[in-house]
Context: one part of a larger RNA
């Protein structure tokens, strides 16, 4: 002196933070990632026009507009958000390297955007199932699919030239090889391909630093290297076959414990020790273990599929699920919030946009959990009342403290007004969750608001009863056995203050 604390007493107001440290235990109910009709084929509600019927206010019919919805498509779901298990490792953190690498949207730039074809889901039918869902036939669309051409560039081979820090790079010729594209609204955009570069992430690799344990002393067979394939977006035993016998180790390998790492926090004059809650950057993880699809990216928290333990549904065949997302419940524990409000700011997906979604955020609730900041009155008042309390009974003390007078009205608490945060979008109208809240302004009364711990000596503050080594106190030393300033209450002091002690922990 600090704390994400906790317990005992106690409690008036704001404001900013801040709240499962323990079961990575188990979880009901909601919500937490969707958009896009300007990619596409259906559905067509409402309205609008025109016509027929005629029962004069309804019913057909065409046709325009096109809500709405399930399907294909296309972005997006890899971000945000969460927790800390595992992990002692290139996971971090620094510094460098990649002549060995990838990168969707985004920004620059050169070039193209040609001619074709076949499906199939929605739809209809039929069938199977309690259900999740499955299946047969038939139909149709597309910026889904597929083929064809053309193409600077891509792959081998051959070759000329420049240049590096090595393996090599780079820029030009010739020859063969296989390889693209889409279209919509409507008039000006927005999109597709394919080349170079940017930019932003990423992925690799190495030097260096950061715990304990020698009562772990030797460890390794894909193990250290070679050649060769394979695989990767790439180097590499990453993985194969086959050669060789390598390869680390007291400068501490191998094993065990135990832990996410930093920035930073806390504490100290500093070296230093001790922590990693909020916030921010890596990491790894998602009920456990295992696996690969998709894709620019995942080996995917609210995606697949196998296993496995649990839960639920079941017609017993068979299926569903996965809060360490926000909230919330059971359990555990000393302990730790509402099953709230808005997308109006602020980012974020998808849309030409309007807009949708967003438990990201923004906000409000509940806890004196913390910091900071007010308040709980001010001035006067002595015959020093009264009561209490001690007393050498004179008197002293609570104590100017009250009561009285005169003010004041901060916070609460009524009444009136009442934001900024607002840009954008939108022809306009218009558009704040918070919140009728912050503030302002008036009204009325001291009026509604003090408690704890102590008081032997470390250590600031002392006396009387009562208890009699008893009941109890206590951080140490020690108190208590008949005048206890130490243990009870009482007066009184002291000392912090909406707190004020006790435990804990760490310097």
């Nucleotide at each position: 002196g600090a704390c994400g604390a906790a317990c005992g007493c106690u409690g008036g107001c704001g404001g900013c933070g801040u709240g499962c440290u323990u079961a990575a235990c188990a979880c009901a109910u909601g919500c937490a990632a969707g958009u896009c009709g300007a990619a596409c084929g259906g559905u067509g509600a409402c309205g609008g026009c025109a016509g027929a019927g005629c029962u004069u206010g309804c019913u057909c019919u065409g046709c325009c507009u096109g809500a709405u919805c399930a399907g294909u498509g296309g972005c997006g779901a890899a971000c945000g958000g969460g927790u800390g298990a595992g992990u002692a490792a290139c996971a971090c953190g620094u510094g460098a390297g990649u002549a060995a690498c990838c990168u969707g949207c985004c920004c620059c730039u050169c070039a193209c955007u040609u001619c074709g074809g076949g499906a199939u889901a929605a739809c209809c039918u039929c069938g199977g199932g309690a259900a999740a869902u499955c299946g047969u036939g038939g139909c149709u669309a597309a910026u889904a699919c597929c083929g064809g051409a053309u193409a600077u560039g891509a792959g081998a081979c051959c070759u000329g030239g420049c240049c590096g820090c090595a393996u090599g790079g780079c820029c030009g010729g010739g020859u063969c090889u296989g390889g693209a594209a889409a279209g919509a609204u409507u008039u000006a955009u927005c999109g597709g391909u394919g080349g170079g570069g940017g930019a932003u992430g990423g992925a690799c690799u190495c030097g260096c630093g950061g715990c304990c344990u020698a009562u772990c002393a030797g460890c390794u067979u894909g193990u250290u290297g070679g050649u060769g394939a394979g695989g990767u977006a790439a180097c590499g035993g990453c993985u194969c076959a086959c050669c060789a016998a390598g390869g680390u180790g007291a400068c501490g390998a191998c094993g065990g414990g135990u832990a996410g790492c930093c920035g930073g926090c806390c504490u100290g004059a500093g070296a230093g020790g001790g922590c990693g809650a909020c916030c921010g950057g890596c990491c790894a993880c998602a009920c456990u273990g295992g696996g690969a699809c998709u894709g620019a990216g995942a080996u995917a928290c609210g995606g697949c599929c196998c296993a496995g333990a649990c839960u639920c549904c079941u017609a017993c065949g068979g299926g569903a699920g996965g809060c360490a997302g926000c909230a919330g419940u059971g359990g555990g524990g000393a302990a730790u919030a509402u099953u709230g409000c808005a997308c109006a700011a602020u980012g974020g997906g998808c849309g030409a946009a309007a807009g949708c979604c967003u438990g990201a955020u923004g906000c409000a609730g509940c806890g004196a959990c913390g910091c900071c900041g007010c308040g709980u009155g001010a001035g006067g008042g002595a015959u020093g009342a009264a009561g209490g309390c001690c007393u050498u009974c004179g008197g002293g003390u609570u104590g100017u403290a009250a009561a009285c007078c005169u003010c004041u009205u901060u916070c609460a608490g009524c009444a009136g007004g009442g934001a900024a945060g607002a840009a954008g979008c939108g022809c306009a109208a218009g558009u704040g969750a918070c919140g009728g809240u912050a503030c302002c302004u008036g009204c009325a009364g001291a009026a509604g608001a003090a408690g704890c711990g102590c008081c032997g000596g470390c250590u600031a503050a002392c006396u009387a009863c009562g208890u009699g080594c008893c009941a109890g106190c206590a951080g140490c030393c020690g108190c208590g056995g008949u005048a206890a300033u130490a243990c009870g209450u009482a007066g009184g002091g002291c000392g912090c203050a909406a707190g004020c002690g006790u435990u804990g922990u760490c310097c």